[in-house]
Record summary:
The RNA shown here (c-di-GMP-I riboswitch aptamer) has 88 nucleotides and comes from Cohnella pontilimi. Rfam family: c-di-GMP-I riboswitch aptamer. Gene Ontology term of the family: cyclic-di-GMP binding. Rfam's curators write: GEMM was predicted in a large-scale screen for bacterial structured RNA regulatory elements. The organism belongs to Cohnella, within Bacteria.

RNA sequence: UGAAAAAGGCAAAUCACGGGAAACCGUGAGACGCAAAGCCAAGGGCCUGACCCACGUCGCAGACGCUGGAUGGCAGCCGGUUGCCACA
Numbered sequence: 001u002g003a004a005a006a007a008g009g010c011a012a013a014u015c016a017c018g019g020g021a022a023a024c025c026g027u028g029a030g031a032c033g034c035a036a037a038g039c040c041a042a043g044g045g046c047c048u049g050a051c052c053c054a055c056g057u058c059g060c061a062g063a064c065g066c067u068g069g070a071u072g073g074c075a076g077c078c079g080g081u082u083g084c085c086a087c088a
Base pairs, nucleotide, nucleotide: 001086002085009034010033014029015028016027017026018025019024032076038081039080040079043078044077045074046073047072052068055065056064057063058062
């Protein structure tokens, strides 16, 4: 550095089942793609908002609406970190 080659690896959408309030996750099927699509959520960014806080309405037990908020997620967004094969 990833043009060519070999051995292999991972698995988007979607579907089924399960978990979760949701984002999303697990397993199986399935392949859009990937040279780190291995790992890290304590850096940036993005998604969600159960619980909580403030406000409003109904009404005074609470319910509903709504602003904010991660303690919840995403590594297949950037970043960090380790590393196979080949070429030089």